[in-house]
RNA sequence: GGGCGCGUGGUGUAGCCUGGUUUAACGCGCUUCCCUGUCACGGAAGAGAUCGCCGGUUCAAAUCCGGUCGCGCCCG
Repeated sequence: GGGCGCGUGGUGUAGCCUGGUUUAACGCGCUUCCCUGUCACGGAAGAGAUCGCCGGUUCAAAUCCGGUCGCGCCCG
């Protein structure tokens, strides 16, 4: 230098191929309440990401297109 894959709450993932309407889902973790003599377990509720970044297409983009950054693998 070239090719491929990945980047989504604190963390691990799904959703992307086949764009759709009000809410981006799940596990773990976190907060509050209930339960308990206390903790744990269990039950209920809640906060937290606008999807690496920039731009484009579209009525509408996490999803399609282009560029770019980071990480990993392969080729030279």